The prediction has a mean pLDDT of 80. A computed fold for a 72-nucleotide RNA from a Candidatus Nealsonbacteria bacterium, annotated as transfer RNA. Its Rfam family is "tRNA". Gene Ontology term of the family: triplet codon-amino acid adaptor activity.
């Protein structure tokens, strides 16, 4: 330099182009307990970035950024 794959919550993962982007763990609060833990209830939290297509984009297309792999 060229080609391929990936990027969603603090972490690990979901989400036919269509309902408010969900779950588990983690975190905060509450209740329980003599206290702690576990379990129970509850709360907050995310689509790498900039454009495009579309009535509608996490999803499709393009550039860029970051990570991984292959060829040279």
């Nucleotide at each position: 330099g060229c080609c391929c794959c990936c990027g969603u919550a603090g972490u690990u993962c979901a989400a036919c182009g269509g309902a408010c982007a969900g779950a588990a763990c983690a975190a905060g609060a509450g209740a329980c307990u003599c206290c702690u833990a576990a379990g129970c209830u509850u709360u907050a939290g995310a689509u790498g970035u900039a454009g495009g297509u579309u009535c509608g984009a996490c999803u499709c297309c393009u550039g860029c950024c970051g990570g991984g792999g292959g060829c040279a």
It was read from a public genome assembly.